A computed fold for a 265-nucleotide part of an RNA from Ruminococcus sp. A254.MGS-254, annotated as large-subunit ribosomal RNA, domain VI. It matches the Rfam family "Bacterial large subunit ribosomal RNA". Rfam links the family to the GO terms structural constituent of ribosome and ribosome.
Context: one part of a larger RNA
RNA sequence: CGCAGGAAGUUUGAGAGGAGCUGUCCUUAGUACGAGAGGACCGGGAUGGACGCACCGCUGGUGCACCAGUUGUCACGCCAGUGGCACAGCUGGGUAGCCAAGUGCGGGAUGGAUAAACGCUGAAAGCAUCUAAGCGUGAAGCCAGCCUCAAGAUAAGACUUCCCACAGCGGAAGCUGGUAAGAUCCCUUGAAGACUAGGAGGUAGAUAGGUCAGGGGUGUAAGCAUGGCAACAUGUUAAGCUGACUGAUACUAAUAGAUCGAGGG
Numbered sequence: 001c002g003c004a005g006g007a008a009g010u011u012u013g014a015g016a017g018g019a020g021c022u023g024u025c026c027u028u029a030g031u032a033c034g035a036g037a038g039g040a041c042c043g044g045g046a047u048g049g050a051c052g053c054a055c056c057g058c059u060g061g062u063g064c065a066c067c068a069g070u071u072g073u074c075a076c077g078c079c080a081g082u083g084g085c086a087c088a089g090c091u092g093g094g095u096a097g098c099c100a101a102g103u104g105c106g107g108g109a110u111g112g113a114u115a116a117a118c119g120c121u122g123a124a125a126g127c128a129u130c131u132a133a134g135c136g137u138g139a140a141g142c143c144a145g146c147c148u149c150a151a152g153a154u155a156a157g158a159c160u161u162c163c164c165a166c167a168g169c170g171g172a173a174g175c176u177g178g179u180a181a182g183a184u185c186c187c188u189u190g191a192a193g194a195c196u197a198g199g200a201g202g203u204a205g206a207u208a209g210g211u212c213a214g215g216g217g218u219g220u221a222a223g224c225a226u227g228g229c230a231a232c233a234u235g236u237u238a239a240g241c242u243g244a245c246u247g248a249u250a251c252u253a254a255u256a257g258a259u260c261g262a263g264g265g
Stems, first nucleotide, its partner, number of pairs: 001152001005163007015149004021049007033038001051106005059100004066093005071086006110144003117137004166177004182260004186202004207253003210249005216242003223236005
């Protein structure tokens, strides 16, 4: 820009893409078959490999500053307690998120038309012949079936709901303007994201931050007291601290405002 008014939402599916793998074991059955050795078709069940999708409850990884320990040095006058730097100084753990080595699920069934192949009926050609007319069976393959996208499918589809027939100019077509439903800018943002887009919200508000409570993590803070010459230990104390998690709460910031947007057959 189009989809013959302007919007919001829900859809149909022409078409396109994805997936499509396979082992072993048990049973049928030591049956059919076979002198024996051996050993099935058909059918039923179980469990794996690789691959794919999703997820983080479990097992773990990471987790750049969440907690603790600790070395050297500098600083805060000293002690104590802290902070800076040294690869995040090093070390031990670790929430959310992300992730696999973890967990769940998938390949199927079924139908249709077929290939090779196997047939029925059957002439040409009194026979024979699956083929010439006609009719069947038949594959991991083809078309559906499963998952995803999809009406720019310009053949532009369908359904539901909302908005209304304004003003100026014009002979009309139309142009311009302010509006409606609605949308955007702007702002708070996010399991969304390169940007854009898309989602949640903007005071009639829990959108983010803060605060409070909880969870999870770390592992018993500082100060003081007691014991000890002291290192240190014990008590207060399952303490203190705590990023992303869960909830509550308008304390802070989403203020104020601006723009676009129908009038037709």